[in-house]
Order: sequence, then C1' cells, then structure tokens
RNA sequence: GCCACCUUAGCUCAGGGGGAGAGCGGGGCACUUGUAAUGCUCAGGCCAUCCGUUCAAAUCGGAUAGGUGGCU
Repeated sequence: GCCACCUUAGCUCAGGGGGAGAGCGGGGCACUUGUAAUGCUCAGGCCAUCCGUUCAAAUCGGAUAGGUGGCU
C1' cells in the first nucleotide's frame, strides 16, 4: 500500500426495514438464625461519527475513525 471482516448496556454477544434484547455484572425485594445459592423485580443504550436512500434506518448505500485478520 491492497483486500476481507467487526464497531449494539460496565463486559461477552444476539438482533440485518416498523417492538432495541439475552447472559454475566450493578441496585432492591423474597427465602435463610445469618451468609452463599436460588427466585422475582428495577436501572443502565443518543446501536462508532457524518451524509444519503426510504413513509419509516441499529438494519440498505457511501465517506470518515477505530479494531482484528490476510496478502505484498
């Protein structure tokens, strides 16, 4: 220098046009003599940034930034 893939909650990741989710982690409650475990519940996201397409974009297209891998 070129190519491919990835970027969604504190962490690991689903979701690929119309409802933003799971596990772990955090708060509360129940249970217990107490703790752990378990169950229930709550909070936490401008879906990397910008522009475009569309009635409607986390999702499709482009650019930019960052990361991973490959080739030279």